Predicted 3D model of a 105-nucleotide RNA (TPP riboswitch aptamer (THI element)) from a Desulfobacteraceae bacterium.
The organism belongs to Desulfobacteraceae, within Bacteria.
It was read from a public genome assembly, where an Rfam model found it.
[in-house]
RNA sequence: CUAUUCCGAUUGGGGUGUUCUGACUGAUAGGCAGCAGAACUGAGAACAGACCCAUUGAACCUGAUGCAGCUCGCACUGACGUAGGGAAAUCGGAAACGCCCUCCU
Numbered sequence: 001c002u003a004u005u006c007c008g009a010u011u012g013g014g015g016u017g018u019u020c021u022g023a024c025u026g027a028u029a030g031g032c033a034g035c036a037g038a039a040c041u042g043a044g045a046a047c048a049g050a051c052c053c054a055u056u057g058a059a060c061c062u063g064a065u066g067c068a069g070c071u072c073g074c075a076c077u078g079a080c081g082u083a084g085g086g087a088a089a090u091c092g093g094a095a096a097c098g099c100c101c102u103c104c105u
Stems, first nucleotide, its partner, number of pairs: 001098001004095007011054004017040006024034003060085003067078003
C1' cells in the first nucleotide's frame, strides 16, 4: 500500500405465507371474505425492526396454480439454479492473505 472481512453513517432495493379459533362484521344452503387472537417455519409473516440485501448481487422476482419429500397446512425442506431478471453503492473506522521500501546478517 492492498484483495478481502467486520463495524458505523448516508443512499437505494425487497418480502410479509399457511393452519386453527371467534356468541365479531358482511354474505349466506354451505363454502367464503374482512377483522381479532393463537399456532408453525424463518433474520423478518403490514409497518413489523433499524429485518434482510446492495453486482464476488439466492435479499427478492419470473419460471410456478410447476416437480419430489414432509406436514393439520404451507413458497416447511430439496432440486430447479455455472436458468432469466434484480438495487451498479458512497464515505469513515478497524483488522488483514499478500506486495513494496529501508536496515541488519